[in-house]
RNA sequence: GGGUCUGUAGUCUAACGGUAGGACAUCGCCUUGACGUGGCGAAAAUCCCGGUUCAAAUCCGGGCAGACCCA
Numbered sequence: 001g002g003g004u005c006u007g008u009a010g011u012c013u014a015a016c017g018g019u020a021g022g023a024c025a026u027c028g029c030c031u032u033g034a035c036g037u038g039g040c041g042a043a044a045a046u047c048c049c050g051g052u053u054c055a056a057a058u059c060c061g062g063g064c065a066g067a068c069c070c071a
Base pairs, nucleotide, nucleotide: 001070002069003068004067005066006065007064010024011023012022013021018054026042027041028040029039030038047063048062049061050060051059
């Protein structure tokens, strides 16, 4: 330099173009003599910029970052 793939809460992982879901972690309450476990609840995310569409995490274009392959 060329090609392919990937990018979603703090971490991991889902989501036929139609309310962004779950697990762990965090916080609060209940439970305990206390810790832990357990139960209930809360906060927290679509890499960036454009385009298509009534509607985009999803489709298209251009960037950025990472992984792999070729040179």
This is a predicted structure of a 71-nucleotide RNA (transfer RNA) from an archaeon. Rfam family: tRNA. The family's RNA type in Rfam is transfer RNA. The RNAcentral record of the sequence draws on ENA.